[in-house]
RNA sequence: AGAGUUUGAUCCUAGCUCAGGAUGAACGCUUGCGGUGUGGAUAAGGCAUGCAAGUCGAUCGAGCACCCAACUUGGAUUAUUAGAAUUUCAGAUAUUUUUUAAUAUCCAGUCCAAGUUGAGUGCUCGAGGCGAACGGGUUAGUAACACGUAGAUACUUACCCGCUACACAGGCAUAAUCCCGAGAAAUCGGGAAUAAUUCCUGAUGGUUCCCGCUUUUAGCGGGAUAAAGCCCUGCUUUUAGCAGGACGGUAGCGGACAGGUCUGCGGCCUAUCAGCUUGUUGGUAAGGUAAUGGCUUACCAAGGCUAUGACGGGUAGGGGAUAUGAGAGUAUGUUCCCCAACAAGGGCACUGAGACACGGGCCCUACUCCUACGGGAGGCAGCAGUCGAGAAUAUUUCGCAAUGGGCGAAAGCCUGACGGAGCGACACCGCGUGUGGGAUGAAGAUCUUCGGAUUGUAAACCACUUUUCUGGAAGAGGAACCUUCGGGUGACAUUAUUCCAGGAAUAAGGGGCUGCUAAUCACGUGCCAGCAGCCGCGGUAAUACGUGAGCCCCUAGCGUUAUCCGGAUUUAUUGGGCGUAAAGCGUUCGUAGGCGGUUAGCUAAGUCUAAGAUUAAAGACCUAGAGCUUAACUUUAGGAGUGUCUUAGAUACUAGUUGACUAGAGGGUGUUAGAGGCUGAUGGAACUGUCGGUGUAGGGGUGAAAUCCGUUGAUAUCGACAGGAACACCAAAAGCGAAAGCAUUCAGCUGGGGUAAUCCUGACGCUGAGGAACGAAAGUGUGGGGAGUAAAAAGGAUUAGAUACCCUUGUAAUCCACACUGUAAAUGAUGGACACUAGCUAUUUGAAGUGUCGACCCUUCAAGUGGCGAAGCUAACGCGUUAAGUGUCCCGCCUGGGAAGUACGGCCGCAAGGCUAAAACUCAAAGGAAUAGACGGGGCUUCACACAAGCGGUGGAUCAUGUGGCUUAAUUCGACAACAAACGAAGAACCUUACCAGGGCUUGACAUUCUGCUAAAAUUCCACAGAAACGUGGAACCUCCCACAAGGAUAGCAGAACAGGUGCUGCAUGGUUGUCGUCAGCAUGUGCCUUGAGGUGCACCCUUAAAUGGGGUAACAUGCGCAACCCUCAUCCUGCGUUUUAAGUGUCGCAGGAAACUGCCUAAGACAAUUGGGAGGAAGGUGAGGAUGACGCCAAAUCAGCAUGGCCCUUUGACGCCCUGGGCCGCACACAUGAUACAAUGGGACCGACAAUGGGCAAAUCCGUAAGGCGGAGGUAAUCCCAUCAAACGGUCUCUCAGUUCGGAUUGAGGUCUGCAACCCGACCUCAUGAAGUUGGAAUCGCUAGUAAUCGCCAAUCAGCUAUGUGGCGAUGAAUAUGUUCCUGAAGCUUGUACUCACCGCCCGUCACGUCAAGCAAGCUGGGAAUGCCCGAAGUCCCCGUUUUAACGGGGCCUAAGGCAGAUUCAGUGAGAGGGACGAAGUCGUAACAAGGCACCGG
Repeated sequence: AGAGUUUGAUCCUAGCUCAGGAUGAACGCUUGCGGUGUGGAUAAGGCAUGCAAGUCGAUCGAGCACCCAACUUGGAUUAUUAGAAUUUCAGAUAUUUUUUAAUAUCCAGUCCAAGUUGAGUGCUCGAGGCGAACGGGUUAGUAACACGUAGAUACUUACCCGCUACACAGGCAUAAUCCCGAGAAAUCGGGAAUAAUUCCUGAUGGUUCCCGCUUUUAGCGGGAUAAAGCCCUGCUUUUAGCAGGACGGUAGCGGACAGGUCUGCGGCCUAUCAGCUUGUUGGUAAGGUAAUGGCUUACCAAGGCUAUGACGGGUAGGGGAUAUGAGAGUAUGUUCCCCAACAAGGGCACUGAGACACGGGCCCUACUCCUACGGGAGGCAGCAGUCGAGAAUAUUUCGCAAUGGGCGAAAGCCUGACGGAGCGACACCGCGUGUGGGAUGAAGAUCUUCGGAUUGUAAACCACUUUUCUGGAAGAGGAACCUUCGGGUGACAUUAUUCCAGGAAUAAGGGGCUGCUAAUCACGUGCCAGCAGCCGCGGUAAUACGUGAGCCCCUAGCGUUAUCCGGAUUUAUUGGGCGUAAAGCGUUCGUAGGCGGUUAGCUAAGUCUAAGAUUAAAGACCUAGAGCUUAACUUUAGGAGUGUCUUAGAUACUAGUUGACUAGAGGGUGUUAGAGGCUGAUGGAACUGUCGGUGUAGGGGUGAAAUCCGUUGAUAUCGACAGGAACACCAAAAGCGAAAGCAUUCAGCUGGGGUAAUCCUGACGCUGAGGAACGAAAGUGUGGGGAGUAAAAAGGAUUAGAUACCCUUGUAAUCCACACUGUAAAUGAUGGACACUAGCUAUUUGAAGUGUCGACCCUUCAAGUGGCGAAGCUAACGCGUUAAGUGUCCCGCCUGGGAAGUACGGCCGCAAGGCUAAAACUCAAAGGAAUAGACGGGGCUUCACACAAGCGGUGGAUCAUGUGGCUUAAUUCGACAACAAACGAAGAACCUUACCAGGGCUUGACAUUCUGCUAAAAUUCCACAGAAACGUGGAACCUCCCACAAGGAUAGCAGAACAGGUGCUGCAUGGUUGUCGUCAGCAUGUGCCUUGAGGUGCACCCUUAAAUGGGGUAACAUGCGCAACCCUCAUCCUGCGUUUUAAGUGUCGCAGGAAACUGCCUAAGACAAUUGGGAGGAAGGUGAGGAUGACGCCAAAUCAGCAUGGCCCUUUGACGCCCUGGGCCGCACACAUGAUACAAUGGGACCGACAAUGGGCAAAUCCGUAAGGCGGAGGUAAUCCCAUCAAACGGUCUCUCAGUUCGGAUUGAGGUCUGCAACCCGACCUCAUGAAGUUGGAAUCGCUAGUAAUCGCCAAUCAGCUAUGUGGCGAUGAAUAUGUUCCUGAAGCUUGUACUCACCGCCCGUCACGUCAAGCAAGCUGGGAAUGCCCGAAGUCCCCGUUUUAACGGGGCCUAAGGCAGAUUCAGUGAGAGGGACGAAGUCGUAACAAGGCACCGG
């Protein structure tokens, strides 16, 4: 950055599609790892369960538990203890006793239990304080001061900061608790007691309020209005108080932070929403609020908004930003940040600094749950999770370690905020799936031209490495904090990271390969299956389907789908258009608006300059860095940044304002042209009718007719009268008008324009959305009028039909008046105004100049109307001072075709209808201009046996041959308008032969090669069975090259490659051929013209058979064709020559040469080409004929002449090969080409005459009626033979117009010849038989001179022949052509075209069938937003009452929800009726494209 797609090709216009980027994505296939992000977009649908807001005991009252101390009571014990050391181990009384000792009691000590008091700790409940209005979620609503930006102030602000002051004296309650009670529960009621930083009263008062006075800015006086304590330390007189400190409390001022309110500007669609509004707009007063305000109420006034879009409807949270884009823009609003709104749907207030409050309250509604049926409970759009719906979106995880928040003096507690982990390739980024060597270029696979190539150094194999992986070990930072000062605190984390060991080990797919678009082959399939983003692939050789191989792209991803931007300059500000492609309103006037002449001053709104403020952070960009191994990501510093506001300045331009001017515009005066308009008169011609005269049989009409008129007198003609409509000549590319439009003449009224000189006004101008007026024809209404013409209608024709074209009639209408309608291809398909930019020429009007007696002419200027053209423009055509050029201003309109100028809605209309004006659906085109062809029931010119003029035929008959059809076992195949049909076939009895029936063979009838075996190389003959082929058997011959062998050659057998195919495709091909057409065309190089296809050359004039030649020319040359060169014939000469002749006599043959060239004369002509005439000449204008066939057309013909790609058949019942027989000859019929005839220009008989070509054959003699036979001379050919060389022809005779002495078919009999063989199925001869046919309908063929016509002869093929065919040869030998009107064909030029498969084209509409979408519709159903009325919860506010100061009861205003009603809007559904689009080869016609056969088209 572009590309594909309209066409035969081109340029343009225009749409569709693609390549790029992006995503909160989804789906398909696939999947190794990590980091960082991100993840309910749908049902603001419903939710089980857990958690998400608490904290403070340094405010207070309790309860419980623990611990310490003291006291009281009761019990136990005198010693026990884990150990060591030390100390104590005691006293008193009583009993027993000699003593030791034992027992009992007491005191004391110790232990246990309970209770009381006091101090302390912990937990819990309650009162109180602070928080709960933050944090977290969602985007339903909202088109709004909601948001963004820039401002403003009549206000508030708990906690925080600074300053000042105060904190005094009292008091009443209440919860928890206890008792009683109700209830299933939730919960509630009654009684009793009590505390506080709870509450209340009083005092003080710097704050605020009220009252009075005054000097009313302020001051004075009076009144009212606050508070709370607790902890620590120290001291003291220790029930208590004082001092200091910390945390609090009250009041005031200020700050900070956070809000409330108001304003300018900005950002969606819709006019098929045009008018909206009653608290509405403003004022006064009051209420209310923190505060302004109709915020609310009463009264007063009648305002307010709107085309710069009010009101209504639809959609939508807004911004920072994100995606894309070169930018301007366009689209979006996920994560993150800011703001708003919401919390199941609604309403309401309370508390509070702050809410009308997501995890508070009350009420209504819907839903869910519990219930004892009485009544209650709930709100995940918090984090997880679940159901549902959906294409679709995650764990009922860990932790408060960090950051932040709440409470607290603090420790701390709480925190689904947050920090982490988990899941998902959802996105971005990074890494890996190994590295080096390795050619027998392995195997396999694929392709193949069979040689090979590719996969491919790829693999194997060798060496190496270890990112990753597995196992083991070590192991952070993130910590700032708290503390009893010892110490303690990490969710992540078995983390990151590091080291060791192991082993290439654990790791590649997806899409594509016709073009766009990088990358191709084979097979399969056969318009099937399928593909496809667009164009489009697929019908037997598919690079487009499917598979394989190879290749291309990207890569842990790759594709598809959806959406957005881009490409798209395809809504165009940058950056488009409107003559013909879509697009200028039918025209004018004019409102709003937009734009606007010269000059001076002022202002400074736009504009410009400078400075400042702001534009949050994040993001994006730039610069320099930093941290994770890098990157993504994160982060630091700086810069830049659109916009808005403020201040200062500048004043050229625009604007505003004050003056001035005259060039724009307008007015006055003179003059002037005109189918300009309206009204009223008026004239003649024509036409029709009526009356009268003359007059008689037709008239009229058409391509031709008929309907029609006419003997009741038409048409024709003369006269008179009546009527309506239109105005010949003049008349013109002329004139006028805004357009539509305007024409006898005259008059009246009236609009506009031009021109000349000068005066006046002083920008008064241009355009013009809405609006208004005018507006052809047709049409409508009312009333007139009505000659001619003439929709509808009728009849006659035409026609397959003819509701048409043609004809005869004929009503509305056409005319007038008044009123509507408001459209046209209303066109110059070209909006208006102004300015500028070469000319030439014609014409209309006016003026001036020169000149003249005057006029004309001429020159100039101005205004119109035309033609041609410079520059320029345009896709081209074309436009070109009357622009489609160059500029300015304003308006209207366009954005693919169809559906459709349609539906719905609205406005207008009496109606017809008009104006405004979509969508679903459908197509990939629709279109403009020009080009080359082809075509035309277009034109011009020319030619041709094309017609005409002639001659003879075909079409009728019989036969022959070919074809179709039918038949058949087979009737082999091909050829089908011209260009098939006596064609392939210049020879079907067998063969041919390809067909059919039957019988046989399988390396084969034929070719090449190899292997093995055999052999007498090969070859010939016989027998048997058989239809033959084939099969079986035998015989003859007795061996080739090489000295032998080996080997070779040949043959047979077996085997392998292969042979073979008239099987298919002529639409895969070569070669060959037909046709247009022996027509004159068809091309190329260079140059030139065109944007280009392409043109030119090759148009034009003259001429020719000719693109033959000449002239001329942006062409000059050239090639293939034409012509000529070649062959034959015609004349002459020379040479030679066999035959011939008596003869070098004569014809002839061969070879060579001459001759003809418009050369000569004359006339015409551009004095050129050439043409007409003439001379001479055998021949005269190409002498006659042949061969020769340009580029191409018909997918023309041929695969069966040959060759050939591909496909098919081929160990068996062959599509191959051989053989016998049959068929190709079949016969109700049709067609084509011929032969013979129909007769007297003839038939028959006899006599007589004259050729040429050619072949290889056969003569004479004899026999036979003949076909023919015998015969064999001659001949290898100018010698011989066919072959008397012929017939028509000439002469004589006969027949005498008949189905015949015409005609000869058919049939019978007998023969001849060829051939293995004449039945199917040969030819010929003789005799006999003797059919149709008496000149041929429509139609049609050939021929222009040695031609037609007539007559015979020869040849090829061939054994023979169905040959009347074909190819040649000669004989006799005409007629006609005035000419190009017509038929056919061709050529050139030109014209039109919607054709290009090219008129055998294209194409339209109804009907029938199917599918689809939309509109209408009797109705039915649902939703939304309002209005009116009824009812009216909770709640604020107000009023009343009661007991009594705190509540209760009652009432009122407002109001959510609900009900009723009629309208409105948006959807869904709907019998039926109508149109639209699409669909395979349906039906009927042929409307359009050519003059489309009636030019077409619009209203």
Small-subunit ribosomal RNA from an uncultured Candidatus Saccharibacteria bacterium, 1499 nucleotides, folded computationally. Model confidence (mean pLDDT): 82 of 100. Rfam family: Bacterial small subunit ribosomal RNA. RNAcentral holds the sequence, with entries from SILVA.